[in-house]
RNA sequence: ACACGAUAACGGCAAACCUGUCGAAAGGCAGGGACGCAAAGCUAUAGGGUCUUCCCCAAACCUUGGGAUGGCAGCCAGCUACCGAA
Repeated sequence: ACACGAUAACGGCAAACCUGUCGAAAGGCAGGGACGCAAAGCUAUAGGGUCUUCCCCAAACCUUGGGAUGGCAGCCAGCUACCGAA
């Protein structure tokens, strides 16, 4: 230095759920709360995946299908980083 990751140290994050709020929704933000996490830090005009459909298109006759310009980083990936037992 690369890799690796402990019942170590200093510390960190916060799922579900609840409350408030924004949004058409997915979902975001704030507070509470901890299932977990060694990158649960950052990146979503520009890697893959995935969720949603105000609106648009098509069929249809009130429903169905298709489509991100809207989301998700706690799915993979990329980038960066603290500590140091084996």